[in-house]
Molecule: c-di-AMP riboswitch aptamer (ydaO/yuaA leader)
Organism: soil metagenome
């Protein structure tokens, strides 16, 4: 310069005479959970639940994976989006602690982490 993802902007403060800046704090955006009536609802140790795209079903096999089907999801070229074809790739992983549907008001908690020289074609809206 880009991708993915909610994850980006600013401020403020300590510290030695000063600048910067790390940790610490705050705002604002953006994202996530709990939580009334009303409504849904039968479950109820085969616990149940939550972020996320990462469900569902067959079939193989050393049971711990693999593979096919369907379904989701992703892919800079003047800038954003949106929708159609092809292609290429993922379809994980962590959490809560027996509890949580929906849910005004209200309460709270995140703002990391990865990765890349890269996928093209056609139609539409918008801004510059």
């Nucleotide at each position: 310069g880009g991708c993915c993802g909610a994850a980006u902007c600013u401020c403020c403060c300590u510290c030695c005479g000063g600048a910067c800046g790390a940790a610490g704090g705050g705002g604002a955006g953006c994202g996530g959970g709990g939580g009334a009536a009303c409504c849904a609802a039968a479950c109820a140790u085969u616990g149940g639940g939550g972020u996320g795209c990462a469900g569902g079903u067959c079939g193989c096999c050393g049971u711990g994976g693999c593979g096919g089907c369907c379904g989701g999801g992703g892919c800079a070229g003047u800038c954003u989006c949106u929708u159609u074809c092809a292609g290429c790739c993922c379809u994980a992983a962590c959490c809560c602690g027996u509890c949580a549907g929906c849910u005004a008001a209200c309460c709270u908690c995140g703002u990391a982490g990865g990765c890349c020289g890269c996928u093209g074609a056609a139609a539409g809206a918008g801004g510059a």